[in-house]
This is a predicted structure of a 1523-nucleotide RNA (small-subunit ribosomal RNA) from a Bacteroidia bacterium. The prediction has a mean pLDDT of 82. NCBI's taxonomy places the organism under Bacteria, Pseudomonadati, Bacteroidota, Bacteroidia.
RNA sequence: ACAAUGGAGAGUUUGAUCCUGGCUCAGGAUGAACGCUAGCGGCAGGCCUAAUACAUGCAAGUCGAGCGGUAAGGUCUUUUCGGAGACACACGAGCGGCGCACGGGUGCGUAACGCGUAUGCAACCUACCCCUUAGAGAGGGAUAGCCCAGAGAAAUUUGGAUUAAUACCUCAUAACACUUCGGAUUCGCAUGUUUCUGAAGUUAAAUGUUCCGGCGCUAAGGGAUGGGCAUGCGUGACAUUAGCUAGUUGGUGAGGUAACGGCUCACCAAGGCUACGAUGUCUAACUGGUCUGAGAGGAUGAUCAGUCACACUGGCACUGAGACACGGGCCAGACUCCUACGGGAGGCAGCAGUAGGGAAUAUUGGACAAUGGGGGCAACCCUGAUCCAGCCAUGCCGCGUGAAGGAAGACGGUCCUCUGGAUUGUAAACUUCUUUUAUGGGAGGAUAAACCCGUGCUAUAAGCACGGCUGAAGGUAUCCCAUGAAUAAGCACCGGCUAACUCCGUGCCAGCAGCCGCGGUAAUACGGAGGGUGCAAGCGUUGUCCGGAUUCAUUGGGUUUAAAGGGUGCGUAGGCGGAUUAGUAAGUCAGUGGUGAAAUCCUACAGCUUAACUGUAGAACUGCCAUUGAUACUGCUGGUCUUGAGUACGUCUGAGGUGGUUGGAAUGAGUGGUGUAGCGGUGAAAUGCAUAGAGAUCACUCAGAACACCGAUUGCGAAGGCAGAUCACUAAGACGUAACUGACGCUGAUGCACGAAAGCGUGGGGAGCGAACAGGAUUAGAUACCCUGGUAGUCCACGCCGUAAACGAUGAUAACUAGGUGUUCGGGUAAAUUGAUACCUGAGUGCCCAAGCGAAAGCGAUAAGUUAUCCACCUGGGGAGUACGUUCGCAAGGAUGAAACUCAAAGGAAUUGACGGGGGCCCGCACAAGCGGUGGAGCAUGUGGUUUAAUUCGAUGAUACGCGAGGAACCUUACCUGGGCUAGAAUGUGCGUGACCGACCCUGAAAGGGGUCUUUCUUCGGACACAAAACAAGGUGCUGCAUGGUUGUCGUCAGCUCGUGCCGUGAGGUGUUGGGUUAAGUCCCGCAACGAGCGCAACCCCUAUUGUUAGUUGCCAGCGGUUCGGCCGGGGACUCUAGCAAGACUGCCUGCGCAAGCAGCGAGGAAGGUGGGGAUGACGUCAAAUCAUCAUGGCCCUUACGCCCAGGGCUACACACGUGCUACAAUGGACGGUACAAAGGGUUGCAAACUCGCGAGGGUAAGCUAAUCUCAAAAAGCCGUUCUCAGUUCGGAUUGGAGUCUGCAACUCGACUCCAUGAAGUCGGAAUCGCUAGUAAUCGCGCAUCAGCUACGGCGCGGUGAAUACGUUCCCGGGCCUUGUACACACCGCCCGUCAAGCCAUGGGAGCUGGGGGUACCUGAAGUCGGUGGCCUUAUUGGGAGCCGCCUAAGGUAAAACUAGUGACUGGGGCUAAGUCGUAACAAGGUAGCCGUACCGGAAGGUGCGGCUGGAUCACCUCCUUU
Repeated sequence: ACAAUGGAGAGUUUGAUCCUGGCUCAGGAUGAACGCUAGCGGCAGGCCUAAUACAUGCAAGUCGAGCGGUAAGGUCUUUUCGGAGACACACGAGCGGCGCACGGGUGCGUAACGCGUAUGCAACCUACCCCUUAGAGAGGGAUAGCCCAGAGAAAUUUGGAUUAAUACCUCAUAACACUUCGGAUUCGCAUGUUUCUGAAGUUAAAUGUUCCGGCGCUAAGGGAUGGGCAUGCGUGACAUUAGCUAGUUGGUGAGGUAACGGCUCACCAAGGCUACGAUGUCUAACUGGUCUGAGAGGAUGAUCAGUCACACUGGCACUGAGACACGGGCCAGACUCCUACGGGAGGCAGCAGUAGGGAAUAUUGGACAAUGGGGGCAACCCUGAUCCAGCCAUGCCGCGUGAAGGAAGACGGUCCUCUGGAUUGUAAACUUCUUUUAUGGGAGGAUAAACCCGUGCUAUAAGCACGGCUGAAGGUAUCCCAUGAAUAAGCACCGGCUAACUCCGUGCCAGCAGCCGCGGUAAUACGGAGGGUGCAAGCGUUGUCCGGAUUCAUUGGGUUUAAAGGGUGCGUAGGCGGAUUAGUAAGUCAGUGGUGAAAUCCUACAGCUUAACUGUAGAACUGCCAUUGAUACUGCUGGUCUUGAGUACGUCUGAGGUGGUUGGAAUGAGUGGUGUAGCGGUGAAAUGCAUAGAGAUCACUCAGAACACCGAUUGCGAAGGCAGAUCACUAAGACGUAACUGACGCUGAUGCACGAAAGCGUGGGGAGCGAACAGGAUUAGAUACCCUGGUAGUCCACGCCGUAAACGAUGAUAACUAGGUGUUCGGGUAAAUUGAUACCUGAGUGCCCAAGCGAAAGCGAUAAGUUAUCCACCUGGGGAGUACGUUCGCAAGGAUGAAACUCAAAGGAAUUGACGGGGGCCCGCACAAGCGGUGGAGCAUGUGGUUUAAUUCGAUGAUACGCGAGGAACCUUACCUGGGCUAGAAUGUGCGUGACCGACCCUGAAAGGGGUCUUUCUUCGGACACAAAACAAGGUGCUGCAUGGUUGUCGUCAGCUCGUGCCGUGAGGUGUUGGGUUAAGUCCCGCAACGAGCGCAACCCCUAUUGUUAGUUGCCAGCGGUUCGGCCGGGGACUCUAGCAAGACUGCCUGCGCAAGCAGCGAGGAAGGUGGGGAUGACGUCAAAUCAUCAUGGCCCUUACGCCCAGGGCUACACACGUGCUACAAUGGACGGUACAAAGGGUUGCAAACUCGCGAGGGUAAGCUAAUCUCAAAAAGCCGUUCUCAGUUCGGAUUGGAGUCUGCAACUCGACUCCAUGAAGUCGGAAUCGCUAGUAAUCGCGCAUCAGCUACGGCGCGGUGAAUACGUUCCCGGGCCUUGUACACACCGCCCGUCAAGCCAUGGGAGCUGGGGGUACCUGAAGUCGGUGGCCUUAUUGGGAGCCGCCUAAGGUAAAACUAGUGACUGGGGCUAAGUCGUAACAAGGUAGCCGUACCGGAAGGUGCGGCUGGAUCACCUCCUUU
């Protein structure tokens, strides 16, 4: 530069991902309908259903210039006003001509030469129109009308008389017309045909009419137009419709037709169609086009245009140029109407209109002015064709509902974090402007070139020029003027897809929903509101079509695992096919011609103010036909070739097949011997066998079945499958030679053959095994798993069956595309004596991989890579491989193979978790080894339950239950009963007052109510109290599933993550895995990872050692004193106190180890391997706990769910559980004596000491705000005495009595003391808890709360002070890695089937009822045709009525097939709420699962036989990778 103008996706399967795959949405369209709404105009469209029935009117007539004429009207004349006559005005009815076959409607039928397209007719017709040629002579008899008479209710009709024609008939003439017989000639693929010519025969007319120009008539030829016929190609569904056909297919002859033809008939032959889909059934008018789509396609066939078909249903012909005729005829039928009951009439799928149907579709309008049509010379007449108007937002297009300014950002509404802000919103008000539209008034052209009339030109005519007449729409479009923002906005939506968000109401209700899905008290999803978004005189909804959907894939898909390769081979048709050469030109390509109607679409221009709309021109119509050319490829024909294929020869191979013969081991049985008490079987048992001698063992005999070792990801076969040895027969494959043929090939629908196991039939056989069955176990049950038996069967022969996870889940064939390494069977080369071996090569059979492919897993020369050919199969899940039909089978059953209905998924691969009655490694008082408990008793305490007026509330496996509560007599207190208060019991603010307080009286259970007395302080700021009134009340009411905060638990377990990089399409992975090591993801090594964070550890506190500093309230060695008490003087030495330091780090040694580290009765050290203890709790889990600690959203109550008070309750008591205390005694009890702590508390207090009391305690009272005083005695222990094994000198419950203390108050309901009483209990069933060292056990002491106490609880303190750990098999919990998974709410998961209930569609079903079609027979109208025609008719031999026959619509009868509806009963299926029974599957799912088959069982299912891995785990072999 040329060409090209054209293609978007989203939601939804999952915890997440990729893929497959369906469903749904966004777009466009509509003859639409419905809902809400509605100002105007232009242009278009308007019964899609009942081709249902139709009232009424109109839709086809015209010609007097064809005829006889004159019923009505007009004009003229006349009149006796009744009428009569005339008219070159006109015309009803009639004869005649032309038209009525067009125009208009509808889509019933039709799957067809019907339509479309292209050809042909040498096989044809064509009125009116045009051209050419020729002609029109002479006659005739009727008939309608009119008139007369008659029948009938009517429709209609009969008879007689008379009459005309462009009506009808005869004769003449006549051809190039027609027929027959000849001769010559042209053309054609052929039948045939053109032209010329001879002879014979046949057939015509209206001289009608006229304005004298013509218009008409007859014959022949040509043209034009319109038709007829034939043919190629194209034009629905179903094969669960596979065979159909007798005029059927062809021939000869005849008839018939405009014409060919079985179109019809006679005879002859036996053909014709069909898997490239005949026949049948169902559906349907076809096309140009229309809608959609990038296109290819898909869907459709309204309006407009072409064709066809039909005209109440069916049949039939007549007339005519043309019809088997929408507004003609005849017949039959159904229906409607009229009727005098005898008989008649009718056909809106013409325009209006009516009823009906329906979701739904208009006026009983105007005009022939235009266009077109019919008739006519014409005027003209007719025209529901047409042109217009009316109705309808039905669609498309256009316009308007105002424009500019205007912030106090008004009022009102809505929302909020609410003195205020945001939004509605420049929106309104207000100011200015405009006037489209609406309203009123006025003006108002074109559509008219015409026909016709007149004039002129021209020789008439035709033609031309000028003038005149004619407008339904319509006084419309349009234009001008006036007034005035005046007359004019809705609908849908706002969770995502999809533009647009808040409040209130509701509370899985009401409702929404196109898909996903919303709604169970904070709903952007329901309803309302405010606001917003979209479109706009419309907007939504519904239906339908295309698109998106590459989701039927030609363009442009797939089949290992997602749906999908036939079980395997042989092979028919078909499809495809090696090298080379010549010819041809069918396919193919190019040029040209014809056609592809117009309209539509597209482009350009033009006309309506624009647009829609319309016009003009162009392009296009991708097609078909013809013709000319090209010849690479394909085809066809001929020749040649050898590499595909086959043959031959040679050498080999093997569990290839069939039949026979034969062998040993094992098993079982029989007989005999030996021999004695069990055998057998299981997790454990039992059934069973055995003293009538089993089992064991030995010998002999018999039987049937299967073939150890070899033996192997070995071999063979098409697959199924094939295994002792041997013989016979037979098939195949490989290699080698390159001798022969010369493309003979590949695939393969239908077909044929083979085809494991089970099963079936007949006959054998039967050792072992073994469905069914029986028994024994197991179990809740056990129709199972296990055991003992055991029948069919398994085996053989013959015949069926024809299916399997018949699998490599991978069709066959051919070619190409890096390598490595095994193995089987051949061949070659090398060295060599052979062999082993090495290398090369062919055919098989395995593994690992490059590229590539794949959703991934994976495949990878044995492809799932790259190509070619052919076949088979798939198109969401379920229903269902089911039903019906057909077919095969003896049966079982196989093959083929749906629909209704239902769901929004079903599915594949991989990922992260979780889980497993999977695996590996590791840890923990997890088990084990020990010690002591709980579970039994009594009591205490908490809980459940029950009770109650109330027994307030919460906590409920572990992780509730001596928990919230670290202390319920009142209070607490939240509960109950009763009595009271209502801006409230408390607090704050501001205003006012000066009281309040205090004391007392009455009433009352108290709160409260009533009353009396008394009455401020002040630093002048105020303090205090009260009253009225106001603002903020108050709630232990609900929601811990709206929340904050706090807490428990996994768990002080070692984990949880991130950045960058890398790997993967991705989710994700890597790091964090691996080898070691550790208490530890602690550390080391390795490594596509390198680093980092939160956790671990350390840093903090207590404790264990030492030093140092400091010595009071602590201490006292030495010195002194002493009342003998560290008491005093003194002292810092020691203990101690409490500050600061030191110390421990695997630092040292030995051994092991690369290192980290580990080991050691190592050293040293107070302490040794994180020394002991505490505090410290990662990411997260349990919608864990708490709205009653507190805080808090929302909701609820407000003379009460708030507040005050009294009493009661929280303490109840048949019972059950948890946690404890005390015991059951002698390791003890009692009594006496005696020793040693730590840590705390104390002024509303601790209290010494003294004193009283048996005691609890009382009284008096020193000291102490605490290293000073005090609680305070520590207890177990030790010493001694006693008890002597008992329900006791154990044990102390319970009860009686008497007291003490606290407190307004111990009745419900306190603790303690004393006296008396003296219960259960003699070590605790199943089961279960704690603890690994200063621990358990045991002993006492203190503290908080607190008036007191239910404390035996809790939290601390010290004293005495053990045992055991082999070890990790098991139980529980946890961590890491790996594996399987149908789980992800995550195994407390998921999920299967029967049964029961409801609803829905469907199959079978004795039958019943319809429908369309066919067959056979009977009958048979009208009508054509044929025959006859005695009757009629002047007609030369004619014509007709009538009668007869063939065919036939309708009708009837009969049997069968098809199809639809319905049906007692019955079968399964689907969907439903948390029904019942079990637990089949998913993990090794607890018996691995699944496939085929058979039997059995409530059900899932179980078992037998064969098969598969789409089975886990463990081990071994082989192969491969790496070293």